[in-house]
Context: one part of a larger RNA
Molecule: small-subunit ribosomal RNA, 5' domain
Organism: bacterium D16-50
RNA sequence: GGAUGAACGCUGGCGGCGUGCCUAACACAUGCAAGUCGAACGGGCCGCGCCUGAAACCUAGUGAAGGCGCGGCCAGUGGCGGACGGGUGAGUAACGCGUGGGCAACCUGCCGCGCACAGGGGGACAACGGCCGGAAACGGCCGCUAAUACCGCAUAUUCCCGCGGGGCCGCAUGGCCCUGCGGGGAAAGCCCGGGGCGACCCGGACGGUGCGCGAUGGGCCCGCGUCCGAUUAGCUAGUUGGCGGGGCAGCGGCCCACCAAGGCGACGAUCGGUAGCCGGCCUGAGAGGGCGGACGGCCACACUGGGACUGAGACACGGCCCAGACUCCUGCGGGAGGCAGCAGUGGGGAAUAUUGCACAAUGGGGGGAACCCUGAUGCAGCGACGCCGCGUGGGUGAAGGAGCACCUCGGUGCGUAAAGCCCUAUCGGCAGGGAAGAAAAGCGAACAGGUUCGCCUGGACGGUACCUGACUAAGAAGCCCCGGCUAACUACGUGCCAGCAGCCGCGGUAAUACGUAGGGGGCAAGCGUUAUCC
Numbered sequence: 001g002g003a004u005g006a007a008c009g010c011u012g013g014c015g016g017c018g019u020g021c022c023u024a025a026c027a028c029a030u031g032c033a034a035g036u037c038g039a040a041c042g043g044g045c046c047g048c049g050c051c052u053g054a055a056a057c058c059u060a061g062u063g064a065a066g067g068c069g070c071g072g073c074c075a076g077u078g079g080c081g082g083a084c085g086g087g088u089g090a091g092u093a094a095c096g097c098g099u100g101g102g103c104a105a106c107c108u109g110c111c112g113c114g115c116a117c118a119g120g121g122g123g124a125c126a127a128c129g130g131c132c133g134g135a136a137a138c139g140g141c142c143g144c145u146a147a148u149a150c151c152g153c154a155u156a157u158u159c160c161c162g163c164g165g166g167g168c169c170g171c172a173u174g175g176c177c178c179u180g181c182g183g184g185g186a187a188a189g190c191c192c193g194g195g196g197c198g199a200c201c202c203g204g205a206c207g208g209u210g211c212g213c214g215a216u217g218g219g220c221c222c223g224c225g226u227c228c229g230a231u232u233a234g235c236u237a238g239u240u241g242g243c244g245g246g247g248c249a250g251c252g253g254c255c256c257a258c259c260a261a262g263g264c265g266a267c268g269a270u271c272g273g274u275a276g277c278c279g280g281c282c283u284g285a286g287a288g289g290g291c292g293g294a295c296g297g298c299c300a301c302a303c304u305g306g307g308a309c310u311g312a313g314a315c316a317c318g319g320c321c322c323a324g325a326c327u328c329c330u331g332c333g334g335g336a337g338g339c340a341g342c343a344g345u346g347g348g349g350a351a352u353a354u355u356g357c358a359c360a361a362u363g364g365g366g367g368g369a370a371c372c373c374u375g376a377u378g379c380a381g382c383g384a385c386g387c388c389g390c391g392u393g394g395g396u397g398a399a400g401g402a403g404c405a406c407c408u409c410g411g412u413g414c415g416u417a418a419a420g421c422c423c424u425a426u427c428g429g430c431a432g433g434g435a436a437g438a439a440a441a442g443c444g445a446a447c448a449g450g451u452u453c454g455c456c457u458g459g460a461c462g463g464u465a466c467c468u469g470a471c472u473a474a475g476a477a478g479c480c481c482c483g484g485c486u487a488a489c490u491a492c493g494u495g496c497c498a499g500c501a502g503c504c505g506c507g508g509u510a511a512u513a514c515g516u517a518g519g520g521g522g523c524a525a526g527c528g529u530u531a532u533c534c
Base pairs, nucleotide, nucleotide: 001534002533003532004531006530007529008528009527010526013390014389015388016387017386018385019383020382021348026346027345028344030343031342032341035080036079037078040077041076043074044073045072046071047070048069049068050067051066056062057061087301088300089299096226097225098224099223100222101221102220103219106218107217111214112213113212114211115210116209117208119153121151122150128143129142130141131140132139133138159184160183161182162181163180164179165178166177167176168175169174189206191204192203193202194201195200227273228272229271234264235263236262239261240260241259242258244256245255246254276298277297278296279295280291281290282289283288303324304323305322306321307320326337327336328335329334354380356379357378358377362376363374364373365372366371393423394422395421396420403414404413405412406411427475430469431468432467433466437461442455443454444453445452446451447450478523479522480521481520482519483504484503485502489518490517491516492515493514499506500505
């Protein structure tokens, strides 16, 4: 000198874009953060319409129970999603990460392409009804019932298993293709339109099953690289390898039985300390050094420890079970909870924000769609925390007022500075106008299943940005320094005192070094200090 997620002191006008618990992975009140589908299914409650029609009535009709349809709300069965998105950096020195490869050792829901198929049955369980237990959380028994829930059967290819035949290929185990026999393995409907009295048939949308390919996402393996300590020198029993097996999507000592005695280490094993890694960021001419906050990729974690279930995918932040610590409820028998999601609270700390608005956009989940959900996100709020931009006025104006300071008392400085006159109006304040961000979806139409055209709705930010007008120099400057380094000097006070200080050093009676004043220098909505890195 540059830099910072900064803090502290003094000061502080506006805007844009960023950014904001670095400490206690400390504990958390409250609200929200993951749902959705009635076009998979049966119900409960409410409303409306239709059918039927009891009792009763001056018989026109009103009208209970019941049935059907439509709509709304509700939980349940079922499907998809809750493995994404969001947070944090505790752990981890490791194939964790980075980079380059390998898988002839693997998986992949939704999506795209292709081939083939969807025949015919069965038994349940919630909801619901009844009874019972419990303070609650919640549960037990009996009974009824639907499905795209569950279970057999049929059919089935290049799918799986076993036994064969043939061809091609490879870096070993082996891979690919053709083919024969035996055995095994699937499925689901719903909605709309048309037809039919109906069972049902035809077409279409969304779905279902099997197989193959793709795409996407993942899993595993290997080479190389990845901090400090030798005042850590030896470490190791599933340890190292083999045979066989179990398990897995798959390879593997991953796990197990048996056998062998191996494996690692001064090219630093083991142990200890520290640490998430990278793209990058800071600095530097570079080489290098330091760092890993924001943003992006990967990993790990979700009160602490352990475990599995479901599932295409988890050993699962807002799922389950067990143990532990803690907090809360209790009728003392027993229960409930997990902000390292967004806000917010206490605490710790030098220190770090709103219990805001909206799904309008982008993206995500569900749905045929309308739409619903979305503290992702888009915005707004707070903080000079950073960077950038702008303003606090411009011109003219005396050999030069007042005031202050100095003085050799003549004067000199502040100083064109002020006043005065002229001008302008950025920003702020007031008033008027006022966006872009919006393309769709939906509906209608056209043509060849997709595209094109038209119509309507639709903005949190926000009456914001921006534009225009009127008025007024009005509302807007400080901070540090002035001995040398280092740019900027005098006076007074003080008297080794009070104090200053980055280094050298100043202060003991004329101090340009302390304090104040005048003046000056530097930077400027900032200026200094502290801390850290180069």